[in-house]
Context: one part of a larger RNA
């Protein structure tokens, strides 16, 4: 791991509620006990016990269809215009261990020092070696001490190192040979040493050269037995089928935030009405968003003109009076902002009548779950107009929804799956091959494998296509080849030079020309050379500017190995455009069938028409299966149950048959009671 067997919402109460069923009712029940009879069992008393109801209001005396409150004969509160009570079934709560398993703990009674800590009282052990203190004795030395040498002694929590007691590093073992051990190498080894024996300190207690160590493989409080099924808002699990409906993660409050109360939202009975609920359409309104506005306020706020006042500056003794590229109100001209601005103002959305459609809405009783939500779109706040972040709104989807597309993918695109079919038509998206269905029709455009899924910027491109202004061209345009490109003049000034070409100026002039600037770029120290602007010839037909679109290109850099899902495509299978056909889903439609609701119809059934059956948490129906028990009618050695096949009905849970095997009990209808269903609970046991 498997299998087989055992496992989780009971059970009791004069308890509280409701539904629904029966008895009696303005009443209705008898409790404990007692009688009488039976096969179970019934049946009668106990009501001058009791307990609910028939009357209520006040806090209470009290008063009573009224009472309280009050001064009140107002107000106003509660009440009164009747239906209940006893019993069973069935939801549910409440009191119990209360669906089950599961803590750490926390209090009591006692067991424990044969491990181990520490005393205590008696016993024991410690090879060898190695230093050599005190004293001591003999010299020497002192006046005597003192010192000093030699020998002698034999002291130490001395030294080396066995045993005995420890464990310092590594390495093995690590389902070990061991719930702490083996190898080597360390540490003490006469000591605050090492043991043996009996004996002592007990759980908030011992005991500790103190590590929160040890206290019987247990210790920041031992172990048993109790209370005791503590508590557990936490976790995990909680067993057949099928039919209907079908949520929430949201409000306020909470020593509250992974728990809860109330409300919203589910489901199941009931009710009754001016039909009240949606949804469009048409009217009527209320508003200050979006958007625009600002000489319309408030508040910033670009740029000019005007210049009240200032600041500097001058003259004056003063008054003043002028200058001023300098600040700057106010006022005109212009430009533009604003969640907390508005002269101004939508669209939706709300409200209200009205009409049509649809059939929901409330209400009230029972019974719940939810109360961690999550993604996309749109309108925002907050973040960086950052997040698969974060907070609200309004729509969707997942959640709790399967099926196509999307290469794969909760949430995008399409579309809500009662059931069957080897039928049709779509839908999003596709239609060369993988791979269903166009190598499809017509007209482009990419040359970059751009691209064929998303997804790339500023800035760049004479890569190509398309337009759209304009300008030169047979009186010959553009390119390209040939030839000229001169003169006053080295113009002036500057300069050490300055001659077209270092700078500066200038009526940048004239002259000779087919034409040639006081010079467009190279070069010189300046000259010089080279070239160009214009100009002639040759050639022969389009050639420039300028702007606007289209597809491309460069800019382009990611960590294991590339790839459009692959293979692979170039007048496509790429990009645009237009159309036509196909394919393509539990969409829809066709054939059959099943069920739920309603409404017709029936004594009841049947039967017929509309609608409807995705579905977690929940709510409600309706069934199968197991043990027992009664009644009623059966089976069984001419084979009961259980076994294991074959088959058959049934939506299903499950029920027949049949022939084998077994060997002795056991089904059927119709109540009734329940130790009534296992895949999971690190489930319990046993088995393999």
């Nucleotide at each position: 791991g498997c299998c087989u067997a055992c496992g989780a919402g009971u059970u009791a109460c004069a308890c509280u509620u409701u539904a629904c069923u029966g008895g009696c009712a303005a009443g209705g029940u008898u409790a404990a006990g007692c009688c009488c009879u039976u096969a179970a069992g019934g049946g009668g008393c106990g009501u001058u016990a009791a307990c609910c109801g028939a009357a209520g209001c006040g806090a209470a005396a009290g008063c009573g269809a009224g009472u309280c409150u009050g001064a009140a004969u107002a107000g106003g509160g509660c009440g009164u215009a009747u239906a209940g009570u006893c019993a069973g079934u069935a939801g549910a709560g409440g009191u119990a261990g209360a669906c089950g398993c599961g803590a750490a703990a926390c209090c009591u009674u006692g067991u424990g020092a044969u491990c181990u800590a520490c005393c205590c009282a008696u016993g024991g052990c410690c090879a060898g070696g190695a230093u050599g203190a005190a004293g001591g004795u003999g010299g020497u030395u002192u006046a005597a001490c003192c010192g000093c040498c030699a020998c002698u002694g034999g002291a130490g929590g001395u030294c080396c190192g066995a045993a005995c007691c420890g464990a310092u590093a590594a390495g093995c073992g690590u389902u070990g040979a061991a719930a702490a051990g083996c190898u080597u190498c360390c540490g003490g080894a006469u000591g605050a040493g090492c043991u043996g024996u009996g004996g002592g300190u007990a759980g908030g207690g011992g005991u500790g050269a103190a590590a929160g160590g040890c206290u019987a493989a247990u210790c920041a409080a031992a172990c048993u037995g109790g209370g005791a099924a503590a508590u557990a808002g936490c976790u995990c699990g909680u067993a057949c089928u099928c039919c209907c409906c079908g949520a929430a993660a949201u409000g306020c409050c909470u020593u509250u935030a992974g728990g809860g109360g109330c409300a919203g939202c589910g489901u199941a009975g009931a009710g009754g009405u001016u039909a009240a609920g949606u949804u469009u359409a048409a009217u009527a309104g209320a508003g200050g968003u979006a958007g625009a506005g600002c000489u319309a306020c408030u508040g910033a706020u670009u740029g000019g003109a005007u210049g009240c006042g200032g600041g500097g500056g001058a003259a004056g003794c003063g008054a003043u009076u002028c200058c001023u590229a300098c600040c700057a109100a106010g006022u005109c001209c212009u430009g533009a902002c604003a969640a907390a601005c508005u002269c101004c103002g939508a669209a939706u959305g709300c409200u209200a009548u009205u009409a049509a459609a649809u059939a929901u809405a409330c209400u009230c009783u029972g019974c719940a779950g939810u109360g961690a939500g999550c993604c996309c779109g749109c309108g925002g706040g907050u973040g960086c107009u950052a997040a698969g972040g974060u907070c609200c709104g309004c729509g969707g989807a997942c959640g709790a929804g399967a099926g196509a597309g999307g290469g794969a993918g909760a949430a995008c695109u399409c579309a809500g799956a009662c059931c069957a079919a080897c039928a049709g038509c779509u839908a999003a998206g596709g239609u060369c091959c993988c791979u269903a269905a166009a190598u499809c029709u017509a007209u482009u455009c990419u040359a970059a494998g751009u691209u064929g899924a998303u997804a790339u910027a500023a800035c760049g491109u004479g890569g190509u296509c398309c337009g759209a202004u304009u300008g030169c061209a047979u009186u010959g345009a553009c390119a390209g080849c040939c030839a000229g490109g001169a003169u006053g003049u080295u113009u002036g000034c500057u300069u050490g030079g300055a001659a077209g070409c270092a700078g500066c100026c200038a009526u940048u002039c004239a002259u000779u020309u087919a034409a040639a600037g006081a010079g467009u770029g190279c070069g010189u120290a300046a000259c010089a050379g080279c070239u160009c602007a214009c100009u002639g010839g040759u050639c022969g037909a389009g050639c420039g500017a300028u702007u606007g679109g289209g597809c491309g290109u460069g800019g382009a850099u990611g960590a294991u190995a590339c790839u459009c899902g692959g293979g692979c495509a170039u007048c496509a299978a790429g990009a645009a455009u237009a159309g036509u056909a196909c394919c393509g889903a539990a969409g829809c439609u066709u054939u059959g069938g099943g069920g739920g609701c309603g409404a017709g119809g029936u004594a009841a059934c049947a039967c017929u028409c509309g609608c409807c059956c995705g579905g977690u948490a929940g709510g409600g129906g309706a069934g199968c299966a197991u043990u027992c028990u009664a009644a009623c009618a059966a089976c069984g050695u001419u084979g009961a149950a259980g076994g294991a096949g074959u088959u058959g009905c049934g939506u299903g849970a499950g029920c027949g048959c049949u022939a084998c095997u077994g060997g002795a009990g056991u089904g059927g209808u119709u109540a009734g009671a329940a130790a009534a269903g296992c895949a999971a609970a690190u489930g319990u046991a046993g088995g393999c």
Predicted 3D model of a 688-nucleotide part of an RNA (large-subunit ribosomal RNA, domain II) from Microcystis sp. M087S2. The full RNA is in RNAcentral, with records from ENA. Model confidence (mean pLDDT): 84 of 100. It matches the Rfam family "Bacterial large subunit ribosomal RNA".